[in-house]
Context: one part of a larger RNA
Molecule: small-subunit ribosomal RNA, 3' major domain
Organism: uncultured prokaryote
RNA sequence: UGACGGGGGCCCGCACAAGCGGAGGAGCAUGUGGCUUAAUUCGAUGCAACGCGAAGAACCUUACCAGGGCUUGACAUGGGGACCCUUCGGGGGUGGUAGCGAAAGUUACCUUUACGAUCACAGGUGCUGCAUGGCUGUCGUCAGCUCGUGCCGUGAGGUGUUGGGUUAAGUCCCGCAACGAGCGCAACCCUUGUGUUUAGUUGCCAUCACAGGUGAUGAGCCUGUGAGCACUCUAAACAGACUGCCCGUGCAAGCGGGAGGAAGGUGGGGAUGACGUCAAGUCCGCGUGGCCCUUAUGCCCAGGGCUACACACGUGCUACAAUGGCAGAUACAGAAGGAUGCCAACCUGCAAGGGGGAGCCAAUCCUAUAAAGUCCAUCUCAGUUGGGAUCGGAGUCUGCAACUCGACUCCGUGAACCUGGAAUCGCUAGUAAUCGUGGAUCAGCACGCCACGGUGAAUACGUUCCCGGGCCUUGUACA
Numbered sequence: 001u002g003a004c005g006g007g008g009g010c011c012c013g014c015a016c017a018a019g020c021g022g023a024g025g026a027g028c029a030u031g032u033g034g035c036u037u038a039a040u041u042c043g044a045u046g047c048a049a050c051g052c053g054a055a056g057a058a059c060c061u062u063a064c065c066a067g068g069g070c071u072u073g074a075c076a077u078g079g080g081g082a083c084c085c086u087u088c089g090g091g092g093g094u095g096g097u098a099g100c101g102a103a104a105g106u107u108a109c110c111u112u113u114a115c116g117a118u119c120a121c122a123g124g125u126g127c128u129g130c131a132u133g134g135c136u137g138u139c140g141u142c143a144g145c146u147c148g149u150g151c152c153g154u155g156a157g158g159u160g161u162u163g164g165g166u167u168a169a170g171u172c173c174c175g176c177a178a179c180g181a182g183c184g185c186a187a188c189c190c191u192u193g194u195g196u197u198u199a200g201u202u203g204c205c206a207u208c209a210c211a212g213g214u215g216a217u218g219a220g221c222c223u224g225u226g227a228g229c230a231c232u233c234u235a236a237a238c239a240g241a242c243u244g245c246c247c248g249u250g251c252a253a254g255c256g257g258g259a260g261g262a263a264g265g266u267g268g269g270g271a272u273g274a275c276g277u278c279a280a281g282u283c284c285g286c287g288u289g290g291c292c293c294u295u296a297u298g299c300c301c302a303g304g305g306c307u308a309c310a311c312a313c314g315u316g317c318u319a320c321a322a323u324g325g326c327a328g329a330u331a332c333a334g335a336a337g338g339a340u341g342c343c344a345a346c347c348u349g350c351a352a353g354g355g356g357g358a359g360c361c362a363a364u365c366c367u368a369u370a371a372a373g374u375c376c377a378u379c380u381c382a383g384u385u386g387g388g389a390u391c392g393g394a395g396u397c398u399g400c401a402a403c404u405c406g407a408c409u410c411c412g413u414g415a416a417c418c419u420g421g422a423a424u425c426g427c428u429a430g431u432a433a434u435c436g437u438g439g440a441u442c443a444g445c446a447c448g449c450c451a452c453g454g455u456g457a458a459u460a461c462g463u464u465c466c467c468g469g470g471c472c473u474u475g476u477a478c479a
Base pairs, nucleotide, nucleotide: 001479002478003476004475005474007473008472009471010470011469012468013467015463016462019427020426021425022424026318027317028316029315030314031313032312033311034309042053043052064304065303067301068300069299070298073121077120078119079118084091085090095110096109097108098107099106100105123293124292126291127290128289132287133286134282135281136280137278139276144183145182146181147180148179149178150159151158152157163174164173165172189270190269191268192267194239195238196237197236198235199234200233203229204228207227208226209225210224211223212222213221214220242264245258246257247256248255249254320420324379325378328375329374330373336367337366338365341360342359346355347354348353386417391412392411393410394409395408396407397406433455434454435453436452437451438450439449
């Protein structure tokens, strides 16, 4: 000087407390451990591994296994030999038939100018993340980490950065042998909340006109079209919030209250991650030193495996029901995607789906009915009309191919489960909870992930305690 203490002081955080909902019990999905296996490829392992790499393992992927095959090689560059074309600079580079075979491959013959070899080398998801680059996690969006000069100390070092206040903040103020500065904080960026201006198609429809339908030839209503750009919206510019104003308090910074305002004291959300820590993670994204393999640890193929299953754990989904199930009717989103694509109307099938072919390179057309909600009927507390696992049968779709091993539909079957022990997790507001919608990957496959909106709470006295963190101080046989 640090680190540590079941030392002290101050402060913060869904850390506790106050609440709401979970998980731990059940079934299933998924990952992991283990066990098994010819192989169950590899990595990740407290927080910070375990719906993680994997935004999608039937083949492929694929790295694994057993088997079959290749050896200048699946891929690159260069050299030399022969051949063809040539504007003399240069440029160029095969197919067929038959046999064997599961294929890869290989043999023979034919064809072609296009043949037969060879050397350097290629190749390695082989090892080392404790040789490394790059990237990432974590403490932590915590408020810290340092430097120049000066001063103090023999020196390590200290001071500044401590102290008194204040803040979300090393934020600011006051004081001070310090005075300044840098990386962080904040602001600048995106988005959302209010308004103004500009713009008006594919968006909008208050008003007007026209047409059609209904109605009584009326009024009204509905639909469409055209004016129109008022409104909504779209998307560009600007305005707006600054403790600016008032009161109180304070030396000040600030704090408490109030006004106006769409918004009030960082308005909400995002992006942004200091010096460093963990020899943290990744040599299987990529790059790369070293080591190792070179008729194999390289390459190709078909099949299997990664999907196994006594069991244990994590993360999820569905439930155990009446704030519910089931049937009918009916209302309201946002965001996103679409040409090897999205696919309307219509027809057909109980349905998954099939037929059909309009429109759309999209504010135009399509995916596309949002669901919870509301209205009305039924069930009446039962292992049930709760719950849907499992199994049998029949099908649909994708794809060369659904046996190992896909998703979905229909009929039948109807298991556990009656709210979950100890211990434990998330969340402070448009949040939790709950409800559906879309997207990436993708032929097909989503209960995962990412995004979107609908409905929409309870509670916070407080900081004694648990956990983590910051500052000061103290002890130390630790570095």